[in-house]
RNA sequence: AAACGGCGAACUGUACCGAAAGGGCAGGGCGCAAAGUUACGGGCCUACUGGAGGAAUCCUAUGGUCGCCGGACUACCGAA
Numbered sequence: 001a002a003a004c005g006g007c008g009a010a011c012u013g014u015a016c017c018g019a020a021a022g023g024g025c026a027g028g029g030c031g032c033a034a035a036g037u038u039a040c041g042g043g044c045c046u047a048c049u050g051g052a053g054g055a056a057u058c059c060u061a062u063g064g065u066c067g068c069c070g071g072a073c074u075a076c077c078g079a080a
Stems, first nucleotide, its partner, number of pairs: 006032002011027004016023002030067001036073003040070003043065003050059003
């Protein structure tokens, strides 16, 4: 570089789960050579719970995000 394929952003629907963030399922494709897996480190999001406050509200992860970054594990093709 090519080939067979893979995943599936935003958005839409949902009589699904969740306090929320977010996730599931279906449609849809922005993109991705690990945009496969993993919450191990950092960042970011949420605040049920708990704490503070007269109140507004603030703090808090045990919750979430791997398509935020890194680490770890695995992996198709084959010019090199």
RNAcentral holds the sequence, with entries from MGnify.
A computed fold for an 80-nucleotide RNA from a marine sediment metagenome, annotated as c-di-GMP-I riboswitch aptamer.
Its Rfam family is "c-di-GMP-I riboswitch aptamer". From the family's description: GEMM was predicted in a large-scale screen for bacterial structured RNA regulatory elements.
Of the family's consensus pairs, 95% are formed in the model.
The prediction has a mean pLDDT of 90.